Small-subunit ribosomal RNA from a Candidatus Freyarchaeota archaeon, 1516 nucleotides, folded computationally. RNAcentral holds the sequence, with entries from ENA. It matches the Rfam family "Bacterial small subunit ribosomal RNA". Model confidence (mean pLDDT): 84 of 100.

[in-house]
RNA sequence: AGUUUGAUCCUGGCUCAGGAUGAACGCUGGCGGCGUGGAUAAGGCAUGCAAGUCGAACGACCCUUGUGCUUCGCAUAAGGGGAGUGGCGAACGGGUUAGUAACACGUGGGUUACAUACCCUGGAGACGGGGAUAACCCGGAGAAAUCCGGGCUAAUACCCGAUGGUAUCCUCUCUAGCUUUUCAGCAAAGGAGGAUUAAAGGUUCCCGUGUUGAGCGGGUUCCGCUCCAGGAAUGGCCCGCGGCCUAUCAGCUUGUUGGUAGGGUAACGGCCUACCAAGGCUAUGACGGGUAGGGGGCGUGAGAGCGUGACCCCCAACAGAGGCACUGAGACACGGGCCUCACACCUACGGGUGGCAGCAGUCGAGAAUCUUGGACAAUGGGCGAAAGCCUGAUCCAGCGACGCCGCGUGCGGGAAGAAGGCCUUCGGGUCGUAAACCGCUUUUCUGGGGGAAGAAUCCCGAGUUACUCGGGAUGACGGUACCCCAGGAAUAAGGGGCGGCUAAUCACGUGCCAGAAGCCUCGGUAAGACGUGAGCCCCAAGCGUUAUCCGGAUUUACUGGGCGUAAAGAGCCUUAAGGCGUUCUGUCAGGUUUCCUGUUAAAUCUCCAGCGCUCAACGUUGGAGCCGCAGGAAAAACCGGCAGAAUAGAGGUCGUCAGAGGCCAGCGGAACGCACGGUGUAGGGGUGAAAUCCGUUGAUAUCGUGCGGAACACCAAAAGCGAAGGCAGCUGGCUGGGGCGAUCCUGACGCUGAUUGGCGAAAGCCAGGGGAGAGAACGGGAUUAGAUACCCCGGUAUUCCUGGCUGUAAACGAUGGACGCUAGCUGGUGGGAGUGUCGACCCUCUCACUGGCGAAGCUAACGCGUUAAGCGUCCCGCCUGGGAAGUACGCUCGCAAGGGUGAAACUCAAAGGAAUAGACGGGGGCCUACACAAGCGGUGGACCACGUGGCUUAAUUCGAUGAUAAGCGAAGAACCUUACCAGGGCUUGACAUGCCAAGUGAAACUCCGUCGAAAGACGGGGCCCCGCAAGGCACUUGGCACAGGUGCUGCAUGGUUGUCGUCAGCAGGUGGCGUGAGCUGCUCCCUUAAAUGGGGAAACCUGCGAAACCCUCGCCCUAUGUUUUAUCUGUCAUAGGGGACUGCCGUGGACAACGCGGAGGAAGGUGAGGACGACGCCAAAUCCGCAUGGCCCUUAUGCCCUGGGCAGCACACGUGGUACAAUGGCCGGUACAAUGGGUUGCUAAGCCGCAAGGUGGAGCUAAUCCCAUCAAAGCCGGUCUCAGUUCGGAUCGAGGUCUGCAACUCGACCUCGUGAAGCUGGAAUCGCUAGUAAUCGCGGAUCAGCUACGCCGCGAUGAAUACGUCACUAGGCCUUGUACUCACCGCCUGUCACAUCAGGAAAGUUGGUAAUACCCGAAGUCCCCGCGCUAAUAGCGGGGCCCAAGGUAGGACCAAUGAUCAGGAUGAAGUCAUAACAAGGCACGUGUAGGGGAACCUGUACGUGGACCAUUUCUU
Repeated sequence: AGUUUGAUCCUGGCUCAGGAUGAACGCUGGCGGCGUGGAUAAGGCAUGCAAGUCGAACGACCCUUGUGCUUCGCAUAAGGGGAGUGGCGAACGGGUUAGUAACACGUGGGUUACAUACCCUGGAGACGGGGAUAACCCGGAGAAAUCCGGGCUAAUACCCGAUGGUAUCCUCUCUAGCUUUUCAGCAAAGGAGGAUUAAAGGUUCCCGUGUUGAGCGGGUUCCGCUCCAGGAAUGGCCCGCGGCCUAUCAGCUUGUUGGUAGGGUAACGGCCUACCAAGGCUAUGACGGGUAGGGGGCGUGAGAGCGUGACCCCCAACAGAGGCACUGAGACACGGGCCUCACACCUACGGGUGGCAGCAGUCGAGAAUCUUGGACAAUGGGCGAAAGCCUGAUCCAGCGACGCCGCGUGCGGGAAGAAGGCCUUCGGGUCGUAAACCGCUUUUCUGGGGGAAGAAUCCCGAGUUACUCGGGAUGACGGUACCCCAGGAAUAAGGGGCGGCUAAUCACGUGCCAGAAGCCUCGGUAAGACGUGAGCCCCAAGCGUUAUCCGGAUUUACUGGGCGUAAAGAGCCUUAAGGCGUUCUGUCAGGUUUCCUGUUAAAUCUCCAGCGCUCAACGUUGGAGCCGCAGGAAAAACCGGCAGAAUAGAGGUCGUCAGAGGCCAGCGGAACGCACGGUGUAGGGGUGAAAUCCGUUGAUAUCGUGCGGAACACCAAAAGCGAAGGCAGCUGGCUGGGGCGAUCCUGACGCUGAUUGGCGAAAGCCAGGGGAGAGAACGGGAUUAGAUACCCCGGUAUUCCUGGCUGUAAACGAUGGACGCUAGCUGGUGGGAGUGUCGACCCUCUCACUGGCGAAGCUAACGCGUUAAGCGUCCCGCCUGGGAAGUACGCUCGCAAGGGUGAAACUCAAAGGAAUAGACGGGGGCCUACACAAGCGGUGGACCACGUGGCUUAAUUCGAUGAUAAGCGAAGAACCUUACCAGGGCUUGACAUGCCAAGUGAAACUCCGUCGAAAGACGGGGCCCCGCAAGGCACUUGGCACAGGUGCUGCAUGGUUGUCGUCAGCAGGUGGCGUGAGCUGCUCCCUUAAAUGGGGAAACCUGCGAAACCCUCGCCCUAUGUUUUAUCUGUCAUAGGGGACUGCCGUGGACAACGCGGAGGAAGGUGAGGACGACGCCAAAUCCGCAUGGCCCUUAUGCCCUGGGCAGCACACGUGGUACAAUGGCCGGUACAAUGGGUUGCUAAGCCGCAAGGUGGAGCUAAUCCCAUCAAAGCCGGUCUCAGUUCGGAUCGAGGUCUGCAACUCGACCUCGUGAAGCUGGAAUCGCUAGUAAUCGCGGAUCAGCUACGCCGCGAUGAAUACGUCACUAGGCCUUGUACUCACCGCCUGUCACAUCAGGAAAGUUGGUAAUACCCGAAGUCCCCGCGCUAAUAGCGGGGCCCAAGGUAGGACCAAUGAUCAGGAUGAAGUCAUAACAAGGCACGUGUAGGGGAACCUGUACGUGGACCAUUUCUU
C1' cells in the first nucleotide's frame, strides 16, 4: 500500500513493494578479474594417488666402476638399489557433522590435584659387563593370505652391575602462607637421617699404530644419549555464568548422596571395589520426550531483536555399525591391531581380504553441486648433519553466469520523416535519426612481434664463531598477465512486465471456452487482466519463477499492544511460596554509580589515515571500537541486609446503630386441592373458535366442618444485608460481618496472590421421607399441507424435607483486587456534629453505602465520568484472524450425566465492534388518495366481436407479458399492405452517387401480336433532347467502387414512451457539528391540495419541482360582421379587455399563517377542465416508426412475381357488444342538440325498388350547399301481460345490393325464412364524489370497401352516497429494530442424497526407539592358579569379575497400515422443512434435563445482548 462495507471509523488477519542465498528451474548468453560449487543417502564404491624418511644407528644381499691378490673367486674403495633390525614421524596436516542438550561449546577463573617427545636456557653425567633376534641359509604346511621348525649374526634394539645430585619416597625439625566463628588443621622453601632409580653411540678433521688398506688408540668438530631445574608452547581435570522446544513428561535416583578403607590414573574424584549411614535432585522445571555439533561470525533490522552456523578461523565429536585394549610423550588411533555384526570381493570350499565423512572419479537417491588435470616453483609439514626425498596440505590450471565487480556489443552526422509494420476520427499518428547513406574510432576480436614480477633459499669460491661478499643454478601457472603493430563496425542482446497495488496501451482473435492470477480478482461478443501483433516500461549478460530467512508486522508489543460491547477479568472468598510495600537515625556495601587493570585470538564488521592490482570487486598496513566477564579502588543518594526509634497504613478497646446476613425451633392467616355434610339444578370448563374433559351415581355455584402440602399478598422502594451464589409471614434462641463516635493500646503486624482449601443458582444423581399446586416425558383434543410445536384437557419424574454427590450459568456492571489523586448539581439509606428549641421538625456541615445528570479527561464510537472505562503505583488472571472446536487424543475428577486441562490436519479472505444512509418489519406515531367504508352501475355465468396464451400448420411474420402486455403497435391483413410460407424468376440489382468502355438520340412511355399464372421475354407500330461548337443531358448494355437487408444485439445507444405520481418531494452554495461515512438546512409547533405559509431553532440563502404564467368553459364590456334575418336589435361568431384578491364583516387562533361562518357577486377560498410530470426507480418498452455503434448475408438473410398465410380450433384468459325483459318490447304520432366532415369529395330535389340501393344531377372549395327533416332516449296514444314470451337475437337456409382487376379461403349491407344459449350470474373483482355515474344517440380519423360492438370527440337526460380512517391497497413525514444493501421476491439453519479431502476411533497387523529381567557370552584389561623358560620379562594352559553383539519374556513409547464406525470441511442451480435476523410472526439467548426426520420443541433457574405500550422513580 491492496483487501471485510452501499459508504465510514475501529479491531483484525491475509497479501504485496526491499534485502539476502552453497541455491534450483525457464528463456537467453560476448569478455575478464576475484570468489564459490554434494545442503539429499554418516548410502555403496572400480582405478590411481593422499606418510614417509634416515646408510652420519645396524648387519647382510644385489648392480656398476676402480684397485689389490688372483685358483676364479676373494678382499677393498666409490656410487646406486630393494628388503630387514633400529630411530623419528605416522595422535599433525586433510575430511565429515552421524551422535551429543553435555563442562560439548562460549566466557571468566582454579589446579597446594596434573602431564608434555621434538625446541630454548642452566647444571651434572655417559663406567663395567651380558645374552639374544630379524634379515640370511636349510627344511616344512597352505590355492592364497600367511605361518611353523632348525641354524648363523649386528646395533643408538634388549638386559645386568656401578656411580648419582637441588630427583622420588619415609621420619623428625622449622616457619612464610592458606583455611577456619572457636578449638584446630594443611603446608611451599630451609635443615637432619634413611631407602630407591641413569646413560649410546655416530660423524668430520688431525696425530700415532697397523699393511699402504681394513682395524685399533688419542685429540677434535658436529649430531645424538642420561639425570635434574627452569622456560616456551601444548594438553588433562575442576568451578561460576550464558545460550533450543515440550508440563497432553511431575515426580526422579541404589553407585544413587555422603563417609571409612583400598584399588586405579599423569592427576582430584563413586572413577572402581568392600563396608557403614540414608541421603541427593525437583515448579528458579528435576526426570522423560523431540530437535540440534557449539563459537568467532553471517543475513536482516533505525535499533531492540529475529533467523542462521556454507566458504575462512577456534573448539568438540566421528571414521561401515558396536565393543576392546596394545604401542607411545601423546590414541582407545580415518589410510594401526583384536573380536562381534552387516555388506562386498577372492577361493582349490579348507580358508582369506576390504573400509574414499582424504584428492580426483563412479553408481544410487535427488530439483541440484565440478577434472580420474599440472607442480612441489612458492608457503607450510615429516625425516635427515646435509644434499635431498615425501607431501591430492598447498600453489596453479580445468568445468559451472552459482555470486560479486568491471568492460563491450560502437561514436558523430543524416527527412517535417523512405519502404514496411501497427493504429486511425482517414486528416494523420507511431516505430523514428531508428534504417539506408556519409564521416570517425578500434576497447573487444583476429593475425603478427615483444614479454614479466612472483626467486630467496640452494650450489661453487673466498673470508669466516655467528655470518658476509662474488659468481652460478632453480617457474607448475605460462609464451599467461602486460606492451606494440596491422585489419575491419567488423565477433557480441536478451528477459520480464504494461487492470489497481506498480513504471508502462492499443488493435485483432477468443466468448465463464481456452486460459490468467502474489492479493483484490479478470474471461458469459466491443477483454488496457486470456492468446498474438505493434508500441511502451523496467533491468541488462542477464532477466524472470520457485524455495527459504529477516523486514515491512507496534501481528508476542523490553524498546513498543491489549482485555465494558471487537479475541481477552478466573463464579466468589481464603491462603503457603513469590512479587511489591509508610516515616526517621545509624551501619554494611549485595544491587547501583565512577575510576583503574586484565581479558574480550586472528579474520570479519564500523570509523579514521594510507597502500597494491589501469578502476572496482579483491588484497593489505597502522590506529580506534567491538556494548561481555573477572580483579582492584572509591561513593553511599536510591533498592537491599542488620540494629534502633516512630505512628499516619493495618489491627485492637469502649460506646452506639441499621439490616429479607446465616443456622435451629415454634406459631399464623389468605389462597388452593381433597373428603364429609347442607342448599340447589343442568349445565360447567376451556378457546381466536372449538373439542377432548367434568356433570342427573347431582357437577359448576354456595354454606359448614375436617385434612394436606407448598408459598408468604398488602407493607415494598431504582430500599436493605451478604465475598459471590443468594436472602422476605411472625416469635424465640445461637451466630458472622459492617457503619458511626470517642480516647487509649499494639507498632508496618500491610497489599496481591501461580499452587492449595472452602463456598457456589437452576437442572441432574444416590438413599429415605413427603407430594396441595405447578409440571419435562407421556396420553388425548384442536390448529395445520404436515404440527413429534405454539393453544386446550389430563399427567410421571421433578419442584418440598433430611443426608451425600455434582461444580456448571448471559455465575453480567459481559468492567479482577488494593491504595492515592482529579469540578460539581441533585435524590435514597444508616450514623454523628453544629445552630436552634422545652423537645422535635426544618436548616448547615460531615463519614459510610446506594442511584441519576454532568467539568476536565478518556474512548473506534456507543459511552464512562470521585462507585472511572480519567491520572498514577503494585500484584494476579486472560487474549493474539474465522471455522474445524471447547472437538479429538492423553491425563485427572465424578456413581452417572458430565466437568477440568486442551490440540492438529484441513479450509476460508475474511470473521468481527461501533456508528451512518437507505430499504424492510405479521414495530410505533402523524397524514393523504374512489384506498376502504356509504352508494350507483358493471365484470366473473350466456351468445357474439376483438386481443392474447396454447395447440395446429409449409407458413399460421414480428414485437408487447403482474400492476406498467392482452379492442396494445393495427386511425382499418381479400390482392397490395406483408415483414411469413410454397413455387417461378433477377444479380451493379426495385433505390443513391461516382468512374471506365461501348451504344442510342432518344430513353421513358404507349398501342398491338405471340408465349407465360404473373414477373418477364420476343416482334411490330407511334413518339425522335439541348447547344454555333466543344460538349451537356438522359437512357441502354458491359465492368468497377458500391447498393440493399422489417437480419442479430433495446443488456452497446440517441430519441420517444409507460410507471411510481400531479405524490411533495429532490438538490446545491456558504456556515456550523462530527476522526469519518454523514448530519444540519428539509427536524419541531400551527397550517395547507402542496417543502403552502407562519413561528421557533446553527443556520442563512438558492435551484429543480408545487403554485402562478398558457389554452378551453362560465359573467360583463368594447370593436368588427361572411352567415343568420324582410329590416333593426339581439342570439351567434371573431378579436381585445374587465372580473376573484380571503378584498370586506364576524369568530377561532400565538395578536401570525390560517380555519369556520356571513355579505355582495355569474363565479369564493385552487371557480371547472386541460396542457404542463422534479431528482430518480424498474439494465421497464421500442434496432419492425426514425436515427445509430458493432456483428452477420452479398447469384442472397437483397429484389420482382403468382398463390397461400397473418382469419387456421379440443381449450384457457382479457376487453367489449347484445341480452335475459313490463322503469320493458313493438306500432303510430310528436319535440329538442353539439362537435365535425366534404371537389378522384359531400351529394339535394325528383323518380324506381319492401330494402340495401339505383337513377338523377341542382348546390357547395363551405357560419352560404351537402352529409343531415340532422338525432335518440324523451313525450302522447295503442298493443303485448310474465311466457324462453310480440323477451332475446346467435346460428343456418334462400334471394339480393354495393365496393373493388378480384369478395372461395376472407367484405359489409338489405329482404324473407330459421329462432340457439340466456330468466340477473360461484369464489372473486372493476369504475365512479356532479353536470360526475348511469342511460341515449350524433360526428370524425384510418378507409375502394369493411369484419368499428373498437378508438377519439360531441351533445341529450341526469342521480345516489361519503358516519368516518380501525382494518385492506398505494403513498408522504418522523421515530424504532435489523444478521437486509441484488435491499423481505432479502438473509439464513439443520437433517437427508451425491462427490472429493484431511483427521479421529477400531478386531487387529507391521515396523522402529529406549530401557528392564533372565540366559548365553567373543575380543580384551584386571585378579587367581598351574606349567615353563630364563639374565630378566615375555609366553602357554586353566579359572574368575566386568562386558559388545545375540536369545527369551513382559511391558512402555513412537510410527505405518486396517474391514468398519462417527463426526468435520469443501462442492452455480438436488430433497425436506423455516429454527434465527423485524415483536422473524411462540422475543431471543445461557446452564441443565427430557423428547423429536431435521433445523428444533418443552420443563426449570438466570441474562437483556428484547420490540411496543403503560405505570412508577430519578433526571433535564